Source information: Predicted 3D model of a 467-nucleotide RNA (Bacterial RNase P class A) from a Phycisphaerales bacterium. It matches the Rfam family "Bacterial RNase P class A". Rfam describes the family as follows. Ribonuclease P (RNase P) is a ubiquitous endoribonuclease, found in archaea, bacteria and eukarya as well as chloroplasts and mitochondria. NCBI's taxonomy places the organism under Bacteria, Pseudomonadati, Planctomycetota, Phycisphaerae, Phycisphaerales. The model forms 91% of the base pairs in the Rfam consensus.

RNA sequence: CGGGUGCGUCGGGCGGUCGCCGUCGGGUCUUUGUUGAUCCGUCGGAGGAAAGUCCGAGCACGACAGGACACGGUGGUGGGUAACGCCCACCCGCUCGGGAUGGAUCCGAGUGCGGGACAGUGCCACAGAGAACAUACCGCCGAUGGCCUUGGGUAACCCCACGCUCCGCGUGGGGAACCCGGGCUCAGGUAAGGGUGAAAAGGUGCGGUAAGAGCGCACCGCUCGCCUGGUGACAGGCGGGGCAUGGCAAACCCCACCGCGUGCAAGGUCACGCAGCUUUCGCGGCGUCGGCGCAAGCCACGCCGGCGUGCGGUUCGCACGUUUGGGCGACCAACGAGGGCGGGUAGACCGCUUCAGCUUCGGGCGUGAGCCCAGAGCGAGAGAAAUGGCCGCCACGCCGGGAAGGCCGAUCGCGAGAUCGGAACCGCCCGGCGAACAGAACUCGGCUUACCCAACGCACCCAUCCG
Numbered sequence: 001c002g003g004g005u006g007c008g009u010c011g012g013g014c015g016g017u018c019g020c021c022g023u024c025g026g027g028u029c030u031u032u033g034u035u036g037a038u039c040c041g042u043c044g045g046a047g048g049a050a051a052g053u054c055c056g057a058g059c060a061c062g063a064c065a066g067g068a069c070a071c072g073g074u075g076g077u078g079g080g081u082a083a084c085g086c087c088c089a090c091c092c093g094c095u096c097g098g099g100a101u102g103g104a105u106c107c108g109a110g111u112g113c114g115g116g117a118c119a120g121u122g123c124c125a126c127a128g129a130g131a132a133c134a135u136a137c138c139g140c141c142g143a144u145g146g147c148c149u150u151g152g153g154u155a156a157c158c159c160c161a162c163g164c165u166c167c168g169c170g171u172g173g174g175g176a177a178c179c180c181g182g183g184c185u186c187a188g189g190u191a192a193g194g195g196u197g198a199a200a201a202g203g204u205g206c207g208g209u210a211a212g213a214g215c216g217c218a219c220c221g222c223u224c225g226c227c228u229g230g231u232g233a234c235a236g237g238c239g240g241g242g243c244a245u246g247g248c249a250a251a252c253c254c255c256a257c258c259g260c261g262u263g264c265a266a267g268g269u270c271a272c273g274c275a276g277c278u279u280u281c282g283c284g285g286c287g288u289c290g291g292c293g294c295a296a297g298c299c300a301c302g303c304c305g306g307c308g309u310g311c312g313g314u315u316c317g318c319a320c321g322u323u324u325g326g327g328c329g330a331c332c333a334a335c336g337a338g339g340g341c342g343g344g345u346a347g348a349c350c351g352c353u354u355c356a357g358c359u360u361c362g363g364g365c366g367u368g369a370g371c372c373c374a375g376a377g378c379g380a381g382a383g384a385a386a387u388g389g390c391c392g393c394c395a396c397g398c399c400g401g402g403a404a405g406g407c408c409g410a411u412c413g414c415g416a417g418a419u420c421g422g423a424a425c426c427g428c429c430c431g432g433c434g435a436a437c438a439g440a441a442c443u444c445g446g447c448u449u450a451c452c453c454a455a456c457g458c459a460c461c462c463a464u465c466c467g
Stems, first nucleotide, its partner, number of pairs: 002462008012394007020045003024041006047437001051448002054446005059263004066316004071259005076090005091114001092112007115254002120252002122248003137194002139190003144187002146184004151180004157175008202220006221243001222241008267350004276341007283305006290299003306322005323334004357378004362373004396434007405426002407422006
């Protein structure tokens, strides 16, 4: 000097004029009536996201509202909060940076669909020999077994020749056999090296081996146990051990925790209005030295069973109901709980704004999110949907032009300063252009998205140059 990330503040100001909605006060008319209409005045009248409708709740209704399952949600630990999938702090993994080099530790920034892969099921294409009860392609070895040897050796054995002190011995040569060496890589051994792949059955090094391998050892890694620190996730240390059991759960699943449903088009009051028709059900048993009755039986109470209804599905529990009148009877009527078809209504008011309310100064606690105490200030309620239109001035940003105060350069001067030239930056004047996203609808706490050639502040990152 340039580019970027995250968080925070703000989301132009002033005046005039006409108009809109609401509280309060007043006047006029009206009315049973602050009932309605109208006029005047004071005061108040959209957001950081009012958006999305993604979470959580207040509130309302489902007579009471308990359990399990199903279904849905969250997922490292601990705090905050009315609660949350939100916020804060901390832990772990990974990436990057700081420091002249390396290492450890520390600090900073970013990131994570961060519980479980030994409960089970499933998948890992292609390539590759082989992809989790895996595996030998290239290669290496070939000690042991096998084959070859025109290399070397050998006391005895066999054959030949010669010699001799002649029936035996010696010398030379050859053969067989054996030994050493060499060669082959067939059997076999190997998983170190190489190859394929996203990933190949711990890593590095040393020893060992025929060549190799945790085969052995050291360090790391893994696992088990103990100790120390921490509320905890975890961190550190010591010791032992087999040296092994890959990945994917943003696959199904398992585990832990949480969740009743529907929602202001919830719900409530008043007024108005219509049209009804049809159909199903309204049980059984036991007990009472309760009542009535001659008895049969009826009523009351209690218990059991069945049936029906009941906060969205299933189920258990629980609660409620299983009725009244008439008739000799068949049955009729009412009531209750439903089913089907059909008709009427959409008006007025409430809910509707003092809420876990917002802002802020001070004190205290806390790393922090936040919590407590005390004071001050603030507070839209529309109802097809109110806060708007016009004018003027100022401020802000960009572009163009002008002059030249600061500024840069040159000359003169002891110096103060003067003269001339320039126009990138600051300031000044004139003109033109621009000024984002966007509008409460029951209300809050969050998240996500949109946002100006905007402005300002804080903490960081990248890159360039210089020292």